RNAcentral holds the sequence, with entries from Ensembl Metazoa. Transfer RNA from Hydractinia symbiolongicarpus, 73 nucleotides, folded computationally. Taxonomically the source falls in Hydractinia (Eukaryota, Opisthokonta, Hydrozoa, Anthoathecata). Its Rfam family is "tRNA". Its mean pLDDT, the model's own confidence on a scale to 100, is 82.
RNA sequence: GAUCGUGUGGCCAAAUAGAUAAGGUGUCCGACUUCGAAUCGGAAGAUUGUGGGUUCGAGUCCCAUUAUGAUCG
Numbered sequence: 001g002a003u004c005g006u007g008u009g010g011c012c013a014a015a016u017a018g019a020u021a022a023g024g025u026g027u028c029c030g031a032c033u034u035c036g037a038a039u040c041g042g043a044a045g046a047u048u049g050u051g052g053g054u055u056c057g058a059g060u061c062c063c064a065u066u067a068u069g070a071u072c073g
Base pairs, nucleotide, nucleotide: 001072002071003070004069005068006067007066010025011024012023027043028042029041030040031039049065050064051063052062053061
């Protein structure tokens, strides 16, 4: 330098062929308990690496860019 993959709540991670961003863990509140842990119930937390485009509608398609990994030279 070229090609390919990956980036989504604090952490992990799903979302078929474009149509409400699921789940786990953690955090907070409550129940239970003498207290705590465990368990059970509830709540908050993302606009998907960044910027732009296509579309009625984009995590998803297109372009550029950035971080990281792999392969090739």